Model confidence (mean pLDDT): 82 of 100. A computed fold for a 92-nucleotide RNA from Thermincola ferriacetica, annotated as c-di-GMP-I riboswitch aptamer. It was read from a public genome assembly, where an Rfam model found it.
RNA sequence: GUCCGAAAAAGGCAAAAUUACCUAAAGGUAAUUACGCAAAGCUAAAGGGUCUAAAGCUAACUUUUUGUUAGUCAUGACAGCCAGCCGCCGGA
Numbered sequence: 001g002u003c004c005g006a007a008a009a010a011g012g013c014a015a016a017a018u019u020a021c022c023u024a025a026a027g028g029u030a031a032u033u034a035c036g037c038a039a040a041g042c043u044a045a046a047g048g049g050u051c052u053a054a055a056g057c058u059a060a061c062u063u064u065u066u067g068u069u070a071g072u073c074a075u076g077a078c079a080g081c082c083a084g085c086c087g088c089c090g091g092a
Base pairs, nucleotide, nucleotide: 002092003091004090005089012037013036017032018031019030020029021028022027035080041085042084043083047082048081049078050077051076056072057071058070059069060068061067
């Protein structure tokens, strides 16, 4: 430096649900908890993918409209989807 995670040790993270708060939403934060994880560490200010659609745009309706409905769209999010970067222990 590369590959691997069977056994061991030291430690680490925390899904869903519930409660509270923030947000238009997706989602996030905290507590309880333990589905799981060898990168479930970091990166969403530049790769792909996924979620949401407030504002904007378009159309229809309404008839006053600073409206309603539908469509579209990220500038909003997700790293526990792939990816990039760094890295503990053990083994080859």